[in-house]
Context: one part of a larger RNA
RNA sequence: GGCAAACGGUGAAUGCCUUGGCACUUAGAGGCGAUGAAGGACGUGAAAAGCUGCGAUAAGCGACGGUGAGGGGCACAUACCCACUGACCCGUCGAUCUCCGAAUGGGGGAACCCUAUAUACUGCUGCCUGAAUUCAUAGGGCAGUAAGAGCCAACCCGGGGAAGUGAACCAUCUCAGUACCCGGUGGAAAAGAAAACAACAGUGAUUCCGUUAGUAGCGGCGAGCGAACGCGGAACAGCCUAAACCAUCAGGGCUUGCUCUGGUGGGGUCGUGGGACCAGACAUAACGGACGGGAAAGAUCAGCGGAAGGGUGUGGAAAAGCCCUCCAUAGAGCGUGAUAGACGCGUACGCGAAGAUCGGAACCGACAGUUUGGCACCCGAGUAAUGCGGGACACGAGGAAUCCUGCAUGAAUUUGCCGGGACCAUCCGGUAAGGCUAAAUACUCCUAAGUGACCGAUAGUGAACCAGUACCGUGAGGGAAAGGUGAAAAGAACCCCGGUGAGGGGAGUGAAAUAGUACCUGAAACCGUUUGCUU
Numbered sequence: 001g002g003c004a005a006a007c008g009g010u011g012a013a014u015g016c017c018u019u020g021g022c023a024c025u026u027a028g029a030g031g032c033g034a035u036g037a038a039g040g041a042c043g044u045g046a047a048a049a050g051c052u053g054c055g056a057u058a059a060g061c062g063a064c065g066g067u068g069a070g071g072g073g074c075a076c077a078u079a080c081c082c083a084c085u086g087a088c089c090c091g092u093c094g095a096u097c098u099c100c101g102a103a104u105g106g107g108g109g110a111a112c113c114c115u116a117u118a119u120a121c122u123g124c125u126g127c128c129u130g131a132a133u134u135c136a137u138a139g140g141g142c143a144g145u146a147a148g149a150g151c152c153a154a155c156c157c158g159g160g161g162a163a164g165u166g167a168a169c170c171a172u173c174u175c176a177g178u179a180c181c182c183g184g185u186g187g188a189a190a191a192g193a194a195a196a197c198a199a200c201a202g203u204g205a206u207u208c209c210g211u212u213a214g215u216a217g218c219g220g221c222g223a224g225c226g227a228a229c230g231c232g233g234a235a236c237a238g239c240c241u242a243a244a245c246c247a248u249c250a251g252g253g254c255u256u257g258c259u260c261u262g263g264u265g266g267g268g269u270c271g272u273g274g275g276a277c278c279a280g281a282c283a284u285a286a287c288g289g290a291c292g293g294g295a296a297a298g299a300u301c302a303g304c305g306g307a308a309g310g311g312u313g314u315g316g317a318a319a320a321g322c323c324c325u326c327c328a329u330a331g332a333g334c335g336u337g338a339u340a341g342a343c344g345c346g347u348a349c350g351c352g353a354a355g356a357u358c359g360g361a362a363c364c365g366a367c368a369g370u371u372u373g374g375c376a377c378c379c380g381a382g383u384a385a386u387g388c389g390g391g392a393c394a395c396g397a398g399g400a401a402u403c404c405u406g407c408a409u410g411a412a413u414u415u416g417c418c419g420g421g422a423c424c425a426u427c428c429g430g431u432a433a434g435g436c437u438a439a440a441u442a443c444u445c446c447u448a449a450g451u452g453a454c455c456g457a458u459a460g461u462g463a464a465c466c467a468g469u470a471c472c473g474u475g476a477g478g479g480a481a482a483g484g485u486g487a488a489a490a491g492a493a494c495c496c497c498g499g500u501g502a503g504g505g506g507a508g509u510g511a512a513a514u515a516g517u518a519c520c521u522g523a524a525a526c527c528g529u530u531u532g533c534u535u
Stems, first nucleotide, its partner, number of pairs: 001534009015520001016484002020455002022452007029444002031151002039100003042055003046078001050074002061094006070082003105114003115118001121148002123145007155186001156184005166173001170220001196203002207234005217225002238436003241380001245266010271414001273379003277374006288367001291365003298358004303351003309324004325342002327331001333345003385409008395421001416431005471478002491519001494506004
């Protein structure tokens, strides 16, 4: 030096564990904010650095309710206090709530400064004033007004709108109306009561699912894109206006009793066309629930009751073993010194609110005529349509209908007009150019309960731990590592060595200390000690 064995050091894998995650289900909630939000800064404790709570009334104040013996948060020690005259804790309602922040008296380098007490700005209402320009208007000013402003995960609607990519290149095309930006609403949004489909038979608003169907089609007919009718389901709900006509009010024009404009009320709402008007006939009330009021039951926000086991040996400890029992509308689960239906918390089942929130039947109000004949007054205009340029439709200009519209032209009023994929005829369907409308559908920042052939600390969230932290970056932004003593701190009194150390040796605790806070288990690499063999 090598090999081997034993025993150690280092090291952290592995095993076991779980306080944290992930995915989903069923309910709830779907907003907060000028009555100052979200988010922060600074304070606040006997001592108080951090977290949590709270706000100069500052780990808190008051009332009501629940609970019932302890309590002064994490936080295990000291001191001092509070509490059956009900503390602490839990729920509901109040009070307080510095400064910044939409931040709003003015300023500002957020959490500060200045003035002095100011809703800053916008909107709305009223009043005053008031140009060019006489009246007027624009503009200006004052007062009132808790209307707006900002934040927020996804879903939704609208306005804008890529490229990497695919086409094995690439330009039309694709990716994709996606990502992203902006605006806006709601608990859903959007859509929606046929100027719809269909095909000679019929359906009867919208939305969503399955199918039709990767079909018909579109397509440098490449890559690719990709319906509808119909059928089966979910859910179902229909309404209000404009106009004609009537009444009334205000204003204008004048020929002074006509006309025009506007407001209000009545009327009216449709495709077997409807309505108005004139004349006549009949009827006098019923269905309905999306509007207003009304508010019972009930639900949620604290809680309460809640069955049934002992012995024995082993062991540090019994819940395991053995023996003998019991309950069960409860043998879900968790904890307890090993594996507990009967020890604790619970579970099945039953009960509960002074107060707050939601809830909503009956009921009340409000809402509604039918029909015959005549007449030809009305039935949504810079609209429909056409041309040009674009866009949307599965449909890339194509034979290209349909829908939207930038420019230019520009109708008709029911004997009308639009559509049925160029266009024409016939036939059929419908009634545009105003509006509203639950449910079935989408989503989950959040709350409650629960589930898992989901993870188990290099996994699962980036984050099980004081993590969006430390740290990096001028900044936008990037972004970690880090869990486990023991049943219980019983966390090692006392002695010895040592620097009044670090560390260690005894003693003691404990079932265990090779469980000693560098703490469960403790693999390997790597480093040693001893012994044997060997060179």